[in-house]
RNA sequence: GGAGUCGGCCAGACAGUCGCGGCCCGUUUCGGCGGGCCGAGGAAAGUCCGGGCUCCACAGGGCACGGUGCCAGGUAACGCCUGGGCGGCGCGAGCCGACGGAAAGUGCAACAGAGAGCAGACCGCCGAACGGUGCCGCAAGGCGCGCGUGGCAAGGGUGAAACGGUGCGGUAAGAGCGCACCGCGAGUCCGGCAACGGACCGGCACGGCAAACCCCACCGGGAGCAAGGCCAAAUAGGGGCCCCAUGACGCGGCCCGCGUCGGGUCCGGGUAGGCCGCUCGAGCCCUGCGGUGACGCAGGGCCCAGAGGAAUGACUGUCCACGACAGAACCCGGCUUAUCGGCCGGCUCCGCCC
Numbered sequence: 001g002g003a004g005u006c007g008g009c010c011a012g013a014c015a016g017u018c019g020c021g022g023c024c025c026g027u028u029u030c031g032g033c034g035g036g037c038c039g040a041g042g043a044a045a046g047u048c049c050g051g052g053c054u055c056c057a058c059a060g061g062g063c064a065c066g067g068u069g070c071c072a073g074g075u076a077a078c079g080c081c082u083g084g085g086c087g088g089c090g091c092g093a094g095c096c097g098a099c100g101g102a103a104a105g106u107g108c109a110a111c112a113g114a115g116a117g118c119a120g121a122c123c124g125c126c127g128a129a130c131g132g133u134g135c136c137g138c139a140a141g142g143c144g145c146g147c148g149u150g151g152c153a154a155g156g157g158u159g160a161a162a163c164g165g166u167g168c169g170g171u172a173a174g175a176g177c178g179c180a181c182c183g184c185g186a187g188u189c190c191g192g193c194a195a196c197g198g199a200c201c202g203g204c205a206c207g208g209c210a211a212a213c214c215c216c217a218c219c220g221g222g223a224g225c226a227a228g229g230c231c232a233a234a235u236a237g238g239g240g241c242c243c244c245a246u247g248a249c250g251c252g253g254c255c256c257g258c259g260u261c262g263g264g265u266c267c268g269g270g271u272a273g274g275c276c277g278c279u280c281g282a283g284c285c286c287u288g289c290g291g292u293g294a295c296g297c298a299g300g301g302c303c304c305a306g307a308g309g310a311a312u313g314a315c316u317g318u319c320c321a322c323g324a325c326a327g328a329a330c331c332c333g334g335c336u337u338a339u340c341g342g343c344c345g346g347c348u349c350c351g352c353c354c
Stems, first nucleotide, its partner, number of pairs: 001350010012319007020039008041325001045336002048334005053224004065220005070084005085099001086097004100215002105213002107209002122156002124152003130148002132145005164182006183204001184202002187200005228276004238267006247261005283302008320323001
C1' cells in the first nucleotide's frame, strides 16, 4: 500500500425567528397571558419469543397437549447472550449449524436391481470328485469342455443407500483369513464439572431415517392497558320505608287475603361524561473491584416524551461529504427485518521498503 474479518459509535452541523405537546412558577376579568425546563429511534417497525403489571381461575399429584433440545454458565425470564465441545466452510482472522436417543419398542425405503436388513448372484472369477459330453487309446486310462454341479463375492452392473474402506500378504479363486493405517465399540485407564478428548485393548458384531410414531430431560393455567379501577348526570327501569284514596282493576260466588296502578323519600347497579392506571425504571452515565466472557457488586452523578384527534414543524442565514430507513401510545429484555453515508479500534492474508 492492497484485500479481508470482527466489535463499538454517529445518523447533516451551528445561530436566529415563529409555531405545537407536557410539567412547574407567576398573573388573571377564568377566555387566557408571561417566564423557565423537557419533548421520538437504532430500529419507535414485524408482533416472532421471554418477563413485569392487571383481572379471572386454581389443594396436591398424575395423565393428555404444546414448546425447548450438545455441555457449562449469565439473566427476572427466554427459542436470547457468553464461554467451551463436535461437525462443516475459509490459507487465515473468522463464519455457519433443528447438534438429545436408532443397543426400549413400532414403522418406512418409490423406481431400478440378483439382493434393501441378520439379504443376495445377472454378467463374472475359480475348481473338476460325480453325472453329461468331445477327442485319443484294444483296454486300463489320459487330455479337454464347463451343460448339470461345487466354491467365491475381487471386478462389472442397479440404486439415495449393497452387511466396514485402502494397501500388502495369502489363496484354486476369494474372504478381517492374517497384518498396517483409517473407521467402529454398552471394554479399560487417564484428562475435563460436563459436552467431549487422548492412550491402550477388542473384534468386524451393531446400515439409514426421530423435519415418522415414539422414548428421555426440562419448561408451560387463561386473557390482555379496549387489562383493571375510582367519581358519576339526564332518561328509563329495580329495591326498602312512609303517605293518600280506603279507591280502581285482576284472582274469587262473597268476605278475608294476594297482586297491579299514585305521591314522597332513601339505597344500589349501569350508561353519557370525567379521572386514575401513565411512565422513577430488571433506568441512564462515569469510576473502581470480581470474572476469559456474558454479567455481577460498590461508590458518585443524572431525570430522559407521556398525548387522547393524539405534539416535535416551518422560515431565514452560514457551511459541508448535500443527508438513508423510518416515527412513541402500558413498560422492559431479546430476535428478525429496513437503512445514503461516515468515524474509531482489535485481528488476518498478500506485496514492497528499512